[in-house]
Context: one part of a larger RNA
RNA sequence: CUGGGCAUAAAGCGCACGUAGGUGGUCUCGUGUGUCGAUGGUGAAAUCCUACAGCUCAACUGUAGAACUGCCGUCGAAACUACGGGGCUAGAGGACAGGAGGGGAGAGUGGAAUUCCUAGUGUAGCGGUGAAAUGCGUAGAUAUUAGGAGGAACGCCGGUGGCAAAAGCGACUCUCUGGACUGUUUCUGACACUGAGGUGCGAAAGCUAGGGGAGCAAACAGGAUUAGAUACCCUGGUAGUCCUAGCUGUAAACGAUGGGCACUAGGCAGGGGGGGUUCCGAUGCCUUCCUUGCCGUAGCUAAUGCGUUAAGUGCCCCGCCUGGGGAGUAUGGUCGCAAGGCUAAAACUC
Numbered sequence: 001c002u003g004g005g006c007a008u009a010a011a012g013c014g015c016a017c018g019u020a021g022g023u024g025g026u027c028u029c030g031u032g033u034g035u036c037g038a039u040g041g042u043g044a045a046a047u048c049c050u051a052c053a054g055c056u057c058a059a060c061u062g063u064a065g066a067a068c069u070g071c072c073g074u075c076g077a078a079a080c081u082a083c084g085g086g087g088c089u090a091g092a093g094g095a096c097a098g099g100a101g102g103g104g105a106g107a108g109u110g111g112a113a114u115u116c117c118u119a120g121u122g123u124a125g126c127g128g129u130g131a132a133a134u135g136c137g138u139a140g141a142u143a144u145u146a147g148g149a150g151g152a153a154c155g156c157c158g159g160u161g162g163c164a165a166a167a168g169c170g171a172c173u174c175u176c177u178g179g180a181c182u183g184u185u186u187c188u189g190a191c192a193c194u195g196a197g198g199u200g201c202g203a204a205a206g207c208u209a210g211g212g213g214a215g216c217a218a219a220c221a222g223g224a225u226u227a228g229a230u231a232c233c234c235u236g237g238u239a240g241u242c243c244u245a246g247c248u249g250u251a252a253a254c255g256a257u258g259g260g261c262a263c264u265a266g267g268c269a270g271g272g273g274g275g276g277u278u279c280c281g282a283u284g285c286c287u288u289c290c291u292u293g294c295c296g297u298a299g300c301u302a303a304u305g306c307g308u309u310a311a312g313u314g315c316c317c318c319g320c321c322u323g324g325g326g327a328g329u330a331u332g333g334u335c336g337c338a339a340g341g342c343u344a345a346a347a348c349u350c
Stems, first nucleotide, its partner, number of pairs: 004321003007304002012318001014201004021194003025088007034080001035077008049065006091191001092188003095184004103177007110154001115149007125136002162169002206247006215241002220236004258317006266295012299306002323350003332343004
């Protein structure tokens, strides 16, 4: 390289947008790029192969043939591919009409609770644990009532329910705004799929600057436990957690399952639409599209399992794997303020 693979054995980039490239619906006309046929030239010799021959045989050698699967020219074919012209509507997109949604951004508002402050009532305890102690409290705590302050999170509804590309999104109102879905014989007419590089988004922690700080809480301090206890338990408690502007770019970023299209039994249930049925309506039933789950046929799988949301059957494009350790390390490069990220070996060893 060919090949074989990537849910769990090594292997799907965290997710998207998109450049080059690769691939691409249907009808028709043309050209004749690839393709196919015929023919001519060339394809040195030797080698390989076949036949015959020469050394006593063989190796070896000679003669002849075949082959040299290739390249070039000429003539021809036109199904497929390509290119050019013209058309189509089933892919894709738009328009119009609808309903669903914690999709995103900004501004404002609300109640419960914790903590703190002030005042009242009230008196000796409170708190905490397996049991205790540290801690708080006669300078009046805990409890309870009223008022106030401040920050963070939004109980019930709430659901293998919804939305989003993923990360993720949950009090309420308003403004701006993205996507998906359904219906309509309305428009465009292949405008598509994927996507090396590239660009953007990207939980938590962390970093820079400025705010904020109720609760929680790395570090830290103390009390316990213990042989010890740099822990588990308890009392405290600072970064941080929150906001604004930037950086970082990683996660068991998981469905451990890349994206797109087509095809291949059913059954049950949830969510969002449409149509039909009854004179009308609720409702029921039938049906259709999208979506979220469970079970399961064929098939697949080493098995577990997957099974129209495929891990089945095919096609297109990308990424990745190639024994374990060394090692996602060293080195170089590059990005970053740093922490570190990305790319990524070898010796040696089993």
A computed fold for a 350-nucleotide part of an RNA from a metagenome, annotated as small-subunit ribosomal RNA, central domain. Rfam family: Bacterial small subunit ribosomal RNA.